Transfer RNA from a Candidatus Pacearchaeota archaeon, 74 nucleotides, folded computationally. The organism belongs to Candidatus Pacearchaeota, within Archaea. Its Rfam family is "tRNA". Rfam classes the family as a transfer RNA. Its mean pLDDT, the model's own confidence on a scale to 100, is 80.
RNA sequence: GCCACGGUAGUUCAGUUGGUUAGAAUACGACAUUGGUAAUGUCGAGGUCGGGAGUUCGAUCCUCCCCCGUGGCU
Numbered sequence: 001g002c003c004a005c006g007g008u009a010g011u012u013c014a015g016u017u018g019g020u021u022a023g024a025a026u027a028c029g030a031c032a033u034u035g036g037u038a039a040u041g042u043c044g045a046g047g048u049c050g051g052g053a054g055u056u057c058g059a060u061c062c063u064c065c066c067c068c069g070u071g072g073c074u
Stems, first nucleotide, its partner, number of pairs: 001073007010026004019057001028044005050066005
C1' cells in the first nucleotide's frame, strides 16, 4: 500500500432488505429474602449506535470521506 471483517450501556454482544419506545447477559444501585454473607427474585439507573458529510418526509441501518481495532496479502 491492497483486501476482508468489526466499532451499539462500565464489559461481552444481538438488532433491523430505512419508520412504531434501541435490547439481552453481566457488572452497578435500591428493596425483598437470610442470624449474617453468598445465591435467588423484583425494581431502577446507565447509550451523541466511532466522527463528519450526503441521500430521504424519516438514517443505528443506504452512499462517500476520515479515525480506531483484528486478520490476510504484498